[in-house]
Molecule: c-di-GMP-I riboswitch aptamer
Organism: Thermoanaerobacteraceae bacterium SP2
Formats: sequence, C1' cells, structure tokens
RNA sequence: AAUUGAAAAGGGUAAACUCGUCGAAAGGCGAGGGCACAAAGCCGCAAGUCUACAGCAUACAAAUGCCAUGACGGUUGGGCUGCCAAU
Repeated sequence: AAUUGAAAAGGGUAAACUCGUCGAAAGGCGAGGGCACAAAGCCGCAAGUCUACAGCAUACAAAUGCCAUGACGGUUGGGCUGCCAAU
C1' cells in the first nucleotide's frame, strides 16, 4: 500500500416498540430498548422512496389534483475519512 473480515481484543452505532418533545406532514431530537451493522462514520452528488404547510389548477363550497424548496439515507450507486486483525 492492496485485498479480505474466519477467529481474537478493546470499543462503537442502534431497527421495531414505549414515553416525552418539535413539526402541517413525512420525519427529527431526548430517554428507555436491543433487530441488526466492519463503515449502520461523514457528504447528500445521481437514482429511488416518503410527505404536501405554502403555492398553482379545478370547484359555489366541501374537496380533489399537481408541485420539494421538506424529509429518509439501516434502498442502490458515487465521493471523502477511519479502528483492529489476517494475507
């Protein structure tokens, strides 16, 4: 430096669910929890997915449709960085 993650050591993250809280929602955050994860660290670039307050359209209205500038990233790819071990 490259590849790999069988065994080992010391650690890390934290799904569902519950409670609180913020948000129009998706969802976020905190506490509990412990399904999983060798990048489940960071970016949010491409695709994907979710939501639709405001806006726009239709409508007498109720309402319906469109829309990301909102969100996820533990869906795939990409970029950057990193612990331990083996070869």